[in-house]
Context: one part of a larger RNA
RNA sequence: CUGGGCGUAAAGCGCACGUAGGCGGCUUUUCAAGUCAGGGGUGAAAUCCCGGGGCUCAACCCCGGAACUGCCCUUGAAACUGGAUGGCUAGAAUACUGGAGAGGUGAGUGGAAUUCCGAGUGUAGAGGUGAAAUUCGUAGAUAUUCGGAAGAACACCAGUGGCGAAGGCGACUCACUGGACAGUUAUUGACGCUGAGGUGCGAAAGCGUGGGGAGCAAACAGGAUUAGAUACCCUGGUAGUCCACGCCGUAAACGAUGAUAACUAGCUGUCCGGGCUCAUGGAGCCUGGGUGGCGCAGCUAACGCAUUAAGUUAUCCGCCUGGGGAGUACGGUCGCAAGAUUAAAACUC
Numbered sequence: 001c002u003g004g005g006c007g008u009a010a011a012g013c014g015c016a017c018g019u020a021g022g023c024g025g026c027u028u029u030u031c032a033a034g035u036c037a038g039g040g041g042u043g044a045a046a047u048c049c050c051g052g053g054g055c056u057c058a059a060c061c062c063c064g065g066a067a068c069u070g071c072c073c074u075u076g077a078a079a080c081u082g083g084a085u086g087g088c089u090a091g092a093a094u095a096c097u098g099g100a101g102a103g104g105u106g107a108g109u110g111g112a113a114u115u116c117c118g119a120g121u122g123u124a125g126a127g128g129u130g131a132a133a134u135u136c137g138u139a140g141a142u143a144u145u146c147g148g149a150a151g152a153a154c155a156c157c158a159g160u161g162g163c164g165a166a167g168g169c170g171a172c173u174c175a176c177u178g179g180a181c182a183g184u185u186a187u188u189g190a191c192g193c194u195g196a197g198g199u200g201c202g203a204a205a206g207c208g209u210g211g212g213g214a215g216c217a218a219a220c221a222g223g224a225u226u227a228g229a230u231a232c233c234c235u236g237g238u239a240g241u242c243c244a245c246g247c248c249g250u251a252a253a254c255g256a257u258g259a260u261a262a263c264u265a266g267c268u269g270u271c272c273g274g275g276c277u278c279a280u281g282g283a284g285c286c287u288g289g290g291u292g293g294c295g296c297a298g299c300u301a302a303c304g305c306a307u308u309a310a311g312u313u314a315u316c317c318g319c320c321u322g323g324g325g326a327g328u329a330c331g332g333u334c335g336c337a338a339g340a341u342u343a344a345a346a347c348u349c
Base pairs, nucleotide, nucleotide: 004320005319006318007303008302012317014201015200016199017198021194022193023192025088026087027086029084030083031082033081034080035077036076037075038074039073040072041071042070049065050064051063052062053061054060091191092188093187094186095184096183097182098181103177104176105175106174107173108172109171110154114150115149116148117147118146119145120144121143125136126135162169163168206247207246208245209244210243211242215241216240220236221235222234223233258316259315260314261313262312263311266294267293268292269291270290271289272288273287274286275285276284277283278282298305299304322349323348324347331342332341333340334339
C1' cells in the first nucleotide's frame, strides 16, 4: 500500500455556499489517449525460482532453463473510459397558475401581569419557611380602588403541529424579502453530484463603545440549616439578561446517524396540496411532498434500525487506529481579552 471501520465500543467537520480536484443520463458518427491483441527491440552480470553437476554433506561454487511482472517502437481492434461532433428528454433548471407556513429584516400598535410613583379607603401587622430569622410596616405597610410611568415577555390558541441549511423562529398590523410544495408539461437541453483549501452563517456565556434597566439574577452581603456549610432554603443585590453597532466562533451545536442518487413487504396517525367516483352539510378511492407510531425481509455484538434505514448499491468529502500523559506543551494562525484552532513527545499501565 491492499485489507477494516465511524447511532451507543475510537471515529460524521455545528451548518451551508463554492474553487481546484474526483465522479457523472440516453443516443449518432469519428479519433485512438487509456484499454486489448500480434510482432520487434531492450530489460548487463550476479541475486531469486526450477532442473542438473562439483567440493565427504551443507553453506559455497559451476552449467542450463525460466524469470526479470518494466520501458520503447510498430501493426491492428473499437465494446468500455476519454477527446471531438450531431441529436434526445427520464437528471437539473426556467416559465405560468395556486394555496400553506412562529422562514428573515425593518417600522408601528395592543392587552394581561410585575415593579415603582401620586391619591383614596383602612389598621396592625405583612413577607417568608420544614420551622424560623434577616427584611418591610404606626414617618401608616400588607390588602383594596383610581390615575400615571417604565422595561421585558407575549397566557389561551398549542398539536412527536408548522417553517428554516444549521443555530433557531411563537401577540397583532404593514412594508420589503428568502425557500419549499402542488398543478400545467410550455421552455432550455446534462447545464449535474460531491467538495481539499476558501468564504459566509452560527445558541448561551463572554468582550468593546453608547444607550436602557421592570422582573429575574452569577459575584457579593445578611438570615437560617449544619459538626462545619465558602452550598441546597430565605431576605436583599451588582454585572448580566434588553437595544444599536463591532468582536468572539464555541455547546450533549444530538437523530450522539455527512451529502447526493437508485432500489427493497405492509398497516396506521397527522400537516400542506391535487385528481376521480358517489353525493344536500360529507363519504370512498387514487396520487405528490413533509412529520410520527408499529412492523416484514435484510442488517446489527446486542440494544435496536427498518422506503425519513443503521437494508442493498454507486459517487465524493470528513474522520478513527489501546488507556493515561492531552485536546495538553512548543511553534504557527486568529482574537482587545477570555481564549479558539492546528497539534506532539518523554514517561507510564
A computed fold for a 349-nucleotide part of an RNA from an uncultured bacterium, annotated as small-subunit ribosomal RNA, central domain. The coordinates come from a structure-prediction model, not an experiment, and the mean pLDDT is 89. Its Rfam family is "Bacterial small subunit ribosomal RNA". Rfam links the family to the GO terms ribosome and structural constituent of ribosome.